[in-house]
RNA sequence: GGGCGGUUAGCUCAGCUGGUAGAGCGCAUCGUUGACGUCGAUGAGGCCAGUGGUUCGAUCCCACUACCGCCCA
Repeated sequence: GGGCGGUUAGCUCAGCUGGUAGAGCGCAUCGUUGACGUCGAUGAGGCCAGUGGUUCGAUCCCACUACCGCCCA
């Protein structure tokens, strides 16, 4: 330098043909316990890496940029 893949909650990851986003773990509160843990219930937490474009509407499609990984040279 060229090609491919990835970036979504604190962490690990889903998200169907475009219609304002979920799970597990973790965290908080309550119940249970002498207490902790386990278990049960409830809840908080995200402008979906950034900018621009297409569209009535973008996590999703297109272009560029940034970062991470793999391959080629």
Predicted 3D model of a 73-nucleotide RNA (transfer RNA) from a Candidatus Peregrinibacteria bacterium. The organism belongs to Candidatus Peregrinibacteriota, within Bacteria. It matches the Rfam family "tRNA". Rfam classes the family as a transfer RNA.